[in-house]
Context: one part of a larger RNA
RNA sequence: UGCGAGAUGUCUGAGGGGAAGGAAGCUCUAGUACGAGAGGAACGAGCUUUCGGCGCCACUGGUGUACCGGUUAUCCGAUAGGGUAUCACGCCGGGCAGCUACGCGCUGAGGGAUAAGUUCUGAAAGCAUCUAAGAAUGAAACCCUCCUCGAAACGAGACAUCAUAGGACACGGAAAAAACAUCCGUUUGAUGGAAGCGGGGUGUACGCGCGAAGGUAACGACGCGCUCAGCCUGCGCUCCCCAAC
Numbered sequence: 001u002g003c004g005a006g007a008u009g010u011c012u013g014a015g016g017g018g019a020a021g022g023a024a025g026c027u028c029u030a031g032u033a034c035g036a037g038a039g040g041a042a043c044g045a046g047c048u049u050u051c052g053g054c055g056c057c058a059c060u061g062g063u064g065u066a067c068c069g070g071u072u073a074u075c076c077g078a079u080a081g082g083g084u085a086u087c088a089c090g091c092c093g094g095g096c097a098g099c100u101a102c103g104c105g106c107u108g109a110g111g112g113a114u115a116a117g118u119u120c121u122g123a124a125a126g127c128a129u130c131u132a133a134g135a136a137u138g139a140a141a142c143c144c145u146c147c148u149c150g151a152a153a154c155g156a157g158a159c160a161u162c163a164u165a166g167g168a169c170a171c172g173g174a175a176a177a178a179a180c181a182u183c184c185g186u187u188u189g190a191u192g193g194a195a196g197c198g199g200g201g202u203g204u205a206c207g208c209g210c211g212a213a214g215g216u217a218a219c220g221a222c223g224c225g226c227u228c229a230g231c232c233u234g235c236g237c238u239c240c241c242c243a244a245c
Base pairs, nucleotide, nucleotide: 006162007161008160009159010158011157015149016148017147018146021051022050023049024048025047026046027045028044034039052107053106054105055104056103060101061100062099063098067094068093069092070091071090072085073084074083075082076081096234110144111143112142117137118136119135120134170186171185172184173183174182191243192242193241195238196237197236198235199233200232201231202230207226208225209224210223211222214219
């Protein structure tokens, strides 16, 4: 831009994409059929494993340069609190959310038309013959069934609803994100921030008191108590304090 007069929502499905499944083992079938015996199936049903595919993060593990703690050197005179030590965690111990696999879930039966093949009926050719007319059966391949895209399918579709409808801009944003788009909210408000509570992470802060090997003393690594502390929080809730003008 089009879709013979605007829009919102829900569909149809022409057509396109997918390999979405593959393999093995075990049990039953069955010590059956078969076979003198020795031996020894299958159709079918169920369970499991593995490879592949799709999805997910409740569990387990990894990461987690938001975070918490320990510790060394050095610098800020000391304490406290910090900077640097990968250009980008100094090193070490943990770790929520998120992202993930080593974790978890799913991964089918069937139908149609056929190939080779196997057949039925059956003439040409009084017989015979699966074939010439006709008919049946028959594969992981083909077409459906399954997942997905898909009214720009120019034969451009249908239905419902609305009609000063609907959409856009702007602002606060996230379940979304390179830009864009998408989605949510905008005072008739919990959309983001702050704060509080809960949950979670770390592991018991600063300061003070007491103890402490040693030291004449000053001091003193460290330990205990106040302290399940302190600090942090991408999660949940509350709350109009700030910002949605």

This is a predicted structure of a 245-nucleotide part of an RNA (large-subunit ribosomal RNA, domain VI) from a Candidatus Woesearchaeota archaeon. NCBI's taxonomy places the organism under Archaea, Nanobdellati, Candidatus Woesearchaeota. The full RNA is in RNAcentral, with records from ENA. Its mean pLDDT, the model's own confidence on a scale to 100, is 86. Rfam family: Archaeal large subunit ribosomal RNA. Rfam links the family to the GO terms ribosome and structural constituent of ribosome. Rfam 15.1 lists 2,955 matches to the family in 1,139 species.